[in-house]
Context: one part of a larger RNA
RNA sequence: GGACGAACGCUGGCGGCGCGCCUAACACAUGCAAGUCGAACGGGAUUGUUUACAAUCCAGUGGCGGACGGGUGAGUAAUGCAUGAGUAAUCUGCCUGAAAGAGGGGGAUAGCUUCUGGAAACAGAAGAUAAUACCGCAUAUUUCAAAAUUUCCGCAUGGUUUUUUUGGCAAAGGAGCAAUCCACUUUCAGAUGAGCUCAUGUCCGAUUAGCUAGUUGGUAGGGUAAAUGCUUACCAAGGCAACGAUCGGUAGCCGUACUGAGAGGUUCUACGGCCACAUUGGGACUGAGACACGGCCCAGACUCCUACGGGAGGCAGCAGUGAGGAAUAUUGCGCAAUGGAGGAAACUCUGACGCAGCGACGCCGCGUGAGGGAAGAAGGUUUUCGAAUUGUAAACCUCUGUUCUCAGGGAAGAUAAUGACGGUACCUGAGGAGUAAGCCCCGGCUAACUACGUGCCAGCAGCCGCGGUAAUACGUAGGGGGCUAGCGUUGUCC
Repeated sequence: GGACGAACGCUGGCGGCGCGCCUAACACAUGCAAGUCGAACGGGAUUGUUUACAAUCCAGUGGCGGACGGGUGAGUAAUGCAUGAGUAAUCUGCCUGAAAGAGGGGGAUAGCUUCUGGAAACAGAAGAUAAUACCGCAUAUUUCAAAAUUUCCGCAUGGUUUUUUUGGCAAAGGAGCAAUCCACUUUCAGAUGAGCUCAUGUCCGAUUAGCUAGUUGGUAGGGUAAAUGCUUACCAAGGCAACGAUCGGUAGCCGUACUGAGAGGUUCUACGGCCACAUUGGGACUGAGACACGGCCCAGACUCCUACGGGAGGCAGCAGUGAGGAAUAUUGCGCAAUGGAGGAAACUCUGACGCAGCGACGCCGCGUGAGGGAAGAAGGUUUUCGAAUUGUAAACCUCUGUUCUCAGGGAAGAUAAUGACGGUACCUGAGGAGUAAGCCCCGGCUAACUACGUGCCAGCAGCCGCGGUAAUACGUAGGGGGCUAGCGUUGUCC
């Protein structure tokens, strides 16, 4: 000198774009943040009308989604991340392309009714019922398993392909007058997403030198979508390490960002990618996908309710509260846009998101007036008492309208409709210099000097150092210098 998620002191006019708990991964009152589908199903309630039908709403069964989106960085020094490979060891709901199919049956169960237990949370018994819920049977290959046969090839195990035999495996309907559409089953291919493996790189400490028994390898079972000590039994005695194993400390990693001429050093706040976590620890279930933030079970701590028998909860989602701290915002508006979930659609939901509010926290832009104006006014300060300086500065004259106030008009963002922002931005007219300047410094480094007060006191100070009676270094004033809606100080990095 530059930089900052900054803080503190003094000061503060406006706008645009960003950013805003770095500390206690501390505890949380309250509201909202994940639902949707009646065109899967039986039913209930209400309303309308005319029996019957129609409309609306709803708990339950069922489907899809709650594995995305959003938050945080505790853990993790490698089951992580970055880069590059491999998968001849794998899976992939919804979506796209292609081939084929959907025949015929069955038994339940919730809701409901009746009863019982309980303070509640909720639970139990009996009876009846539906489905795109559940279960057999049939049919079926390019699928799967086994056996044989065959083509081409490679990367070691092998991969690919032809033919045959045997065995196994499927389905669901809904809407519509209909056409048809949506959904369903099997298979192949794609796309997307993911799993696993390998190589290289990835902080400090040797005042950490030896570490390791599922440990290293093999065989045989088991297990997984899948290779593998992933797991079990047995066998062998291996494996890692001075090119730093093990242990200890610290830490999410990267693109980036800051600095620097560069080499390099530092950094991970915002945005983007990956990972990990969801009160602490453990576990599985469901599912294409989780060992699941707003799912389940168990244990611990804590908080709450209780009739003391037993129950309920999890803001590291958005706001907000307490606490901690030098320190960090509204219990706002809207689904109008973009995107997501469900739905045939209308639409519903969406604290994602779009906006607004607060904060000079940062960057950028603008303003606080412009021209003229010497009696060089008054006042202040200094003075050698002559004057000098403040100083064209003010007054005064002539203007302007960035801002500001008032009035009128008024968007784009939205494809036909739909606008939270918002009567916002912007435009026009009128008014009137009116509403808007501070902070630090002036001994040298370092741009800028005098007077008074003080008298090694009070004080200053980044370093050198000032102050003990004429202090350009302390305090005040006048003047000056620097930056400017900021200016200084502190902290951290280069």
Small-subunit ribosomal RNA, 5' domain from an uncultured Clostridia bacterium, 494 nucleotides, folded computationally. Rfam family: Bacterial small subunit ribosomal RNA.